[in-house]
Context: one part of a larger RNA
RNA sequence: CUGGGCGUAAAGGGUGCGCAGGCGGCAGCUUAAGUUUAUUGUGACAGCCCCGGGCUUAACCUGGGGAUUGCAGUAAAAACUGGGCAGCUAGAGUACAGGAGAGGUAAGCGGAAUUCCUAGUGUAGCGGUGGAAUGCGUAGAUAUUAGGAGGAACACCAGUGGCGAAGGCGGCUUACUGGACUGAAACUGACGCUGAGGCACGAAAGCGUGGGGAGCAAACAGGAUUAGAUACCCUGGUAGUCCACGCUGUAAACGAUGGAUACUAGGUGUAGGUGUGGAGAACACAUCUGUGCCGGAGCAAACGCACUAAGUAUCCCGCCUGGGGAGUACGGCCGCAAGGCUGAAACUC
Repeated sequence: CUGGGCGUAAAGGGUGCGCAGGCGGCAGCUUAAGUUUAUUGUGACAGCCCCGGGCUUAACCUGGGGAUUGCAGUAAAAACUGGGCAGCUAGAGUACAGGAGAGGUAAGCGGAAUUCCUAGUGUAGCGGUGGAAUGCGUAGAUAUUAGGAGGAACACCAGUGGCGAAGGCGGCUUACUGGACUGAAACUGACGCUGAGGCACGAAAGCGUGGGGAGCAAACAGGAUUAGAUACCCUGGUAGUCCACGCUGUAAACGAUGGAUACUAGGUGUAGGUGUGGAGAACACAUCUGUGCCGGAGCAAACGCACUAAGUAUCCCGCCUGGGGAGUACGGCCGCAAGGCUGAAACUC
């Protein structure tokens, strides 16, 4: 390089936006770069292949032909690809009318509960466990009532429900704001798909500065358990968890399944819309979008997937090539650090 692959065997980038690049709808005219045909020149000699000739043969030498699949010029063709011009509306987008939603950001508000403080009632226990003990309590705890403080999370509703590109998003209200969907079909007229680099976002933990700190809780301390117990259990408890700004850039970042488009039996739920029938809520039917389950063809090593494909095809990107060594070393880039990204070899089985 060809070929084969990537749900679970090695392999889909965590996600999006997007420059270059690759690929690209219907129909007309034109051009002739790609493409095709004809012809001319060239493609040295030798070698190679074929047919002959010369050394007694052969090797060797020698004549003719072929081949040299290439390159260049000229003439021509115009289906396809490309370029130019002028169009179309089925892709894509805009405007209009609607309803749905934990989509995002900021501000304000609310109740339940835990803890703490103050006061009242009240008295000897409370707490905890398999059983205990550490711990708390006569300086009045636990329990209970009232008042107050403060932080964090939002029971029920709640649903293989919804929204978001992913991470993720759940009390209520307001302001600002993104996207999707449906309807009708007014407008633009291929404006599209993908996307190496690049840029942005990116759970938790962690880091920097400043706040905050109720509960929980790495580390740590004590009590148990045990042969030991640097654990599991218990009592405490600091970072952290929360907020603002900045950094980090990783996860079993999972559907372990990249994106787009088209096509390919059904059945049954559910969410959002629309239409028809129905007086009408209902209900039935039709239809679009999302999300589940079951299942046929087909696919698959099997498990299973199966219009939300792992089926049938096309386009673009990423990635894989035996196990270990190793996601290590070295170098480079990034980071405050922790570390991240890129990423070998010797050796060994």
Model confidence (mean pLDDT): 88 of 100. Predicted 3D model of a 349-nucleotide part of an RNA (small-subunit ribosomal RNA, central domain) from an uncultured bacterium.